RNA sequence: GGGCCUGUGGUCUAGUGGCUAUGACGUUGCCUCGACAUGGCAAAGAUCCUGGGUUCAAAUCCCAGCAGGCCCA
Numbered sequence: 001g002g003g004c005c006u007g008u009g010g011u012c013u014a015g016u017g018g019c020u021a022u023g024a025c026g027u028u029g030c031c032u033c034g035a036c037a038u039g040g041c042a043a044a045g046a047u048c049c050u051g052g053g054u055u056c057a058a059a060u061c062c063c064a065g066c067a068g069g070c071c072c073a
Base pairs, nucleotide, nucleotide: 001072002071003070004069005068006067007066010025011024012023018056027043028042029041030040031039049065050064051063052062053061
């Protein structure tokens, strides 16, 4: 330098045009226990990497950029 793939709560992840963006782990509070652990209930937490475009409607499609990974040179 060329090609391909990925980017969604703190971490991992589902969602491939349309209802309030899904779940697990973790965090916080309450209950349970003599106490801890386990368990139960609840809550907080993501402007979906950035900008632009298409569309009535975009996390999802298109373009550019950024970051990471793989392959080729």
Molecule: transfer RNA
Organism: archaeon